[in-house]
Context: one part of a larger RNA
Molecule: large-subunit ribosomal RNA, domain IV
Organism: Henriciella sp.
RNA sequence: CUAUGCUGAAGGAACUCGGCAAAUUACCUCCGUAACUUCGGGAGAAGGAGGCCUCAAUCUGGGCAACCAGGCUUGAGGGGCACAGACCAGGGGGUUGCGACUGUUUAUCAAAAACACAGGGCUAUGCUAAGUCAAACGACGACGUAUAUGGCCUGACGCCUGCCCGGUGCCGGAAGGUUAAGAGGAGAAGUGCAAGCUUUGAAUCGAAGCCCCGGUAAACGGCGGCCGUAACUAUAACGGUCCUAAGGUAGCGAAAUUCCUUGUCGGGUAAGUUCCGACCUGCACGAAUGGCGUAACGAUUUCCCCACUGUCUCCAGCAUACACUCA
Numbered sequence: 001c002u003a004u005g006c007u008g009a010a011g012g013a014a015c016u017c018g019g020c021a022a023a024u025u026a027c028c029u030c031c032g033u034a035a036c037u038u039c040g041g042g043a044g045a046a047g048g049a050g051g052c053c054u055c056a057a058u059c060u061g062g063g064c065a066a067c068c069a070g071g072c073u074u075g076a077g078g079g080g081c082a083c084a085g086a087c088c089a090g091g092g093g094g095u096u097g098c099g100a101c102u103g104u105u106u107a108u109c110a111a112a113a114a115c116a117c118a119g120g121g122c123u124a125u126g127c128u129a130a131g132u133c134a135a136a137c138g139a140c141g142a143c144g145u146a147u148a149u150g151g152c153c154u155g156a157c158g159c160c161u162g163c164c165c166g167g168u169g170c171c172g173g174a175a176g177g178u179u180a181a182g183a184g185g186a187g188a189a190g191u192g193c194a195a196g197c198u199u200u201g202a203a204u205c206g207a208a209g210c211c212c213c214g215g216u217a218a219a220c221g222g223c224g225g226c227c228g229u230a231a232c233u234a235u236a237a238c239g240g241u242c243c244u245a246a247g248g249u250a251g252c253g254a255a256a257u258u259c260c261u262u263g264u265c266g267g268g269u270a271a272g273u274u275c276c277g278a279c280c281u282g283c284a285c286g287a288a289u290g291g292c293g294u295a296a297c298g299a300u301u302u303c304c305c306c307a308c309u310g311u312c313u314c315c316a317g318c319a320u321a322c323a324c325u326c327a
Stems, first nucleotide, its partner, number of pairs: 002321007010313002014311001019308001027051005036041001038156001052078006058071005079083001091306004097300001098298002103115002119154007131140003157293004162223003167220002169216005176211003182205002187200005224242005251285001252282001263279005
């Protein structure tokens, strides 16, 4: 020097990506406790007071009594630097995003907003079920039976979930078109004296599929442009036109989504690319690839405040270990 501990004047986050690390808090009793809320919570919210020893009074139970056991309150006093005396032992509050929650996960760099979840929906399956394993036998499903089982999506709860079936998929459709093997056999060719044999072969009949006709979006998916218009200006409720299967509804919105961008305004700071609240010009939100809210919860995430501190201004000292020097 380094590592691990301990202490520190004044200041107290000025450190830093970020209070990382450390410090603070910590137990019991009593008082007291906000917004919000699914009325259960939030809550140990927050914030206060007391706690050792002695004496006196006092209460309860037992006992004839002496006394024994236990409790609480009140009063008076005492000692120490320190009375939950060591050890052990929550820092707290406000706010945003995400995920409802408890749970699960990358054994050995990721614990999360990822997975799961209860709940919701679609779909398949009538029992020798669908589905799965297997060459088969057979087995699981299930010694179950649609309030069951499989697949897919969404993800508590609350309010909701708009329009499009043109494309792709799926489902339905006794017609029609196309269509294989096969059936059919008009004819044709070779050969033969012939019977015949060997080839070839039109029409016609002929399945699923595809074409075709419908349905279906909590199926895969999709959800426009230009021009003009109000008695200041600006804007456009309104009109015109082109295209489309239909032109994005409610809600939300510079957002885990906003490029321009540190958008603009307000709040917080002396000063704020972050944060919170608004605006809407949504490059490129949007409704179970769910939309928007939401109490509680989280070793989650953003920003702020109180307390606290060697994180820092700015380092210093001590202890132990390694190392080094000397013996």